[in-house]
Context: one part of a larger RNA
Molecule: large-subunit ribosomal RNA, domain II
Organism: Acidimicrobiia bacterium
RNA sequence: GCCUGCGAGUUACCGUUCGUGGCAAGGUUAACCCGAGAGGGGGAGCCGGAGCGAAAGCGAGUCUGAACAGGGCGUUCAGUCGCGGGCGGUAGACCCGAAGCCGAGUGAUCUAUCCAUGGGCAGGCUGAAGCGAGGGUAAGACCUCGUGGAGGGCCGAACCCACCAAGGUUGAAAACUUGGGGGAUGACCUGUGGUUAGGGGUGAAAGGCCAAGCAAACUCGGUGAUAGCUGGUUCUCCCCGAAAUGCAUUUAGGUGCAGCGUCGCGUGUUCAGUGCCGGAGGUAGAGCACUGGUUGGUCUAGGGGGCCUACAAGCUUACCGAAAUCAGCCAAACUCCGAAUGCCGGUACUCCAGAACGCGGCAGUGAGACCAUGGGGGAUAAGCUUCAUGGUCGAGAGGGAAACAGCCCAGAACGCCAGCUAAGGCCCCUAAUUCUGUGCUCAGUGGCAAAGGAUGUGGGAUUGCGAAGACAGCCAGGAGGUUGGCUUAGAAGCAGCCACCCUUGAAAGAGUGCGUAACAGCUCACUGGUCGAGUGAUCCUGCGCCGACAAUGUAACGGGGCUCAAGCACAGAGCCGAAGCUGCGUCAUUUUCUGUUCUUCGGAGCAGAUGAUGGGUAGGGGAGCGUCGAUCUCAGCUGUGAAGCGGUGGGGGAACCCACCGUGGAGCGUGGUCGAGUGCGAAUGCAGGU
Numbered sequence: 001g002c003c004u005g006c007g008a009g010u011u012a013c014c015g016u017u018c019g020u021g022g023c024a025a026g027g028u029u030a031a032c033c034c035g036a037g038a039g040g041g042g043g044a045g046c047c048g049g050a051g052c053g054a055a056a057g058c059g060a061g062u063c064u065g066a067a068c069a070g071g072g073c074g075u076u077c078a079g080u081c082g083c084g085g086g087c088g089g090u091a092g093a094c095c096c097g098a099a100g101c102c103g104a105g106u107g108a109u110c111u112a113u114c115c116a117u118g119g120g121c122a123g124g125c126u127g128a129a130g131c132g133a134g135g136g137u138a139a140g141a142c143c144u145c146g147u148g149g150a151g152g153g154c155c156g157a158a159c160c161c162a163c164c165a166a167g168g169u170u171g172a173a174a175a176c177u178u179g180g181g182g183g184a185u186g187a188c189c190u191g192u193g194g195u196u197a198g199g200g201g202u203g204a205a206a207g208g209c210c211a212a213g214c215a216a217a218c219u220c221g222g223u224g225a226u227a228g229c230u231g232g233u234u235c236u237c238c239c240c241g242a243a244a245u246g247c248a249u250u251u252a253g254g255u256g257c258a259g260c261g262u263c264g265c266g267u268g269u270u271c272a273g274u275g276c277c278g279g280a281g282g283u284a285g286a287g288c289a290c291u292g293g294u295u296g297g298u299c300u301a302g303g304g305g306g307c308c309u310a311c312a313a314g315c316u317u318a319c320c321g322a323a324a325u326c327a328g329c330c331a332a333a334c335u336c337c338g339a340a341u342g343c344c345g346g347u348a349c350u351c352c353a354g355a356a357c358g359c360g361g362c363a364g365u366g367a368g369a370c371c372a373u374g375g376g377g378g379a380u381a382a383g384c385u386u387c388a389u390g391g392u393c394g395a396g397a398g399g400g401a402a403a404c405a406g407c408c409c410a411g412a413a414c415g416c417c418a419g420c421u422a423a424g425g426c427c428c429c430u431a432a433u434u435c436u437g438u439g440c441u442c443a444g445u446g447g448c449a450a451a452g453g454a455u456g457u458g459g460g461a462u463u464g465c466g467a468a469g470a471c472a473g474c475c476a477g478g479a480g481g482u483u484g485g486c487u488u489a490g491a492a493g494c495a496g497c498c499a500c501c502c503u504u505g506a507a508a509g510a511g512u513g514c515g516u517a518a519c520a521g522c523u524c525a526c527u528g529g530u531c532g533a534g535u536g537a538u539c540c541u542g543c544g545c546c547g548a549c550a551a552u553g554u555a556a557c558g559g560g561g562c563u564c565a566a567g568c569a570c571a572g573a574g575c576c577g578a579a580g581c582u583g584c585g586u587c588a589u590u591u592u593c594u595g596u597u598c599u600u601c602g603g604a605g606c607a608g609a610u611g612a613u614g615g616g617u618a619g620g621g622g623a624g625c626g627u628c629g630a631u632c633u634c635a636g637c638u639g640u641g642a643a644g645c646g647g648u649g650g651g652g653g654a655a656c657c658c659a660c661c662g663u664g665g666a667g668c669g670u671g672g673u674c675g676a677g678u679g680c681g682a683a684u685g686c687a688g689g690u
Base pairs, nucleotide, nucleotide: 001690002689003688004687005686006685011091012090013089014088015087016086017085018084019083020082021081022080023079026047027046028045032041033040034039051058052057061073062072063071064070094232095231097229101222102221103220104219105218106217112196114194115193116192117191118190119189120188121186123155124154125153126151130147131146132145133144134143135142159183160182161181163180164179165178166177167176198214200210201209202208235624236623237622238621239620240619245258246257247256248255249254259365260364261362262361263360264359265358266357267356270355272350273349274348275347276346277345278344279343285337286335287334291331292330293329294328295327296326297325298324302320303319304317305316306315307314368393369392370391371390372389373388374387375386376385377384398409399408400407413586414585415584416583418582419581420580424576425575426574427560428559429558433573435572436571437570438569439568440567446562452546453545456543457542458541459540460539461538462537463536464535465534473530474529475528476527477526479503480502481501484498485497486496509524513522514521587614588613589612590611592609593608594607595606596605597604598603625679627676628675629674630673631672632671634669636668637667644663645662646661647660648659649658650657651656
């Protein structure tokens, strides 16, 4: 891992509500007694029949109050006792799961300290004190030699330790092995016996150790501790079907109330949509009348500078500048204005649907996600965050988007080898046009991207020049005063500053660029000739180009491949395409109607027609299947073969049921009622097997 078995909303009492039954202005007994039991007795008590007030109390009223006012709660509405279902409360209360807390005990055979009594330490080295002898001295000190054998001394086995490395890591071993390493007469090592016990011990102190796991041991008990947490929670079908919001919360992954779901009862169109009528409003936009901000001009109080001046005053100013004024702007917290929507009310029509509203039973939800639009936060970032309105997913399958919860189309009861469509498509992969018409694109643009750049190319508009000859090319001219003046070493069209005239002419700048040290030289503007028809400029716009760099391999159309397209734009004709719609058949739910049966008359059941409905998580409601047992039943089945097991065939809307064959060898079933230890795939579930 697999298989088999086991494995989770129970029970008691109380409350509440629904169903059902008895009796009913009443209903009902409890303990207990009699009795074999069935049953009988037992009326204490409880609920109801009247309320209001804190109470005295009053009473269909009462309380408040001065009130015969108003207001609050009542007065109308049948209860009660069983049985059954839902839910709640108290209990372990659906099941499993802590870490822990407390009590009583058990532990120092491991280990920590200590106590008592024993044991152990090859060999080698060093050579303290003291002592002796000799030397030395006045005596000493001192020196030398010897002796001596001290030391948490030195080297190093046993022994103890565990510093390094390698191996080992489902090990040979739940801490080891190997090779090195440290101590090795000491605060040494060790045998045996004993001591200290859990908030306690012991600790040369690491929160270490106290029997392989100690920031409070282990065992049992309180104990089914508690767990707003995680996981799990077992057969079927039918109807409806959410929420991820608001407020509050020692609250934020919990809960209460409300919102949204469902079921029952009641009201009976009150809902919704649209038309019309009537309202409230200050958003978008716009505006500048207020509040503020803001650009330029005019004008000017005031200030600064200058002149003048003893003071005061005066004059002036290409300084600053309030207010005023003209023109132009800006605003969530500005508004002289002001929509569209939305909202409220009235009325008419449409609609009759799982519309609306009230009361009651039962919930779940209270982590939401993305998309579009309007805003805030952020950076007019985020698959970001936070509101609002709508949608989808959530809880939604099907078709499209290559693949792709949240995008587009569309809401799946079942069957069909029938039809029509949606989005999206129609060259091949791949169902359907190599469809029609007119254009565009040459970039494989299509099939990623910006500022910016460009005689790409199509369309439109305005405008200059042009047969009195334009544009481009070619031929020729492009002069003179003059080297303008200044500046400068020089400055002659061409470093720079100023001016930018005149003349001759068809035309020619006191010079457009190159050039020179400065000149020179080349060239342009401008003009003539040649040629003979268009040629420049600007703006708007369609489609393209450059800008364009990433990591395994093309890899930025799904692929092939595509160029008057299989790309783009416009117009058109067809077709394909889904679980949508239609057709045919079938099932279920439900409205209305009809028929029929029963009826304690309220209604209930059955059949048919008609309209509608049948995606679904949490969840609500309904109807069933099967298992085990009890009881009644079938003068049920059964050794002429029960259950169980294997197989085959058949039936039913599902859970499931039936028959036959084989095996098996003794019990089993139908129908009714009742009662449950009543259904397993999941819980790192439990036990066994493999």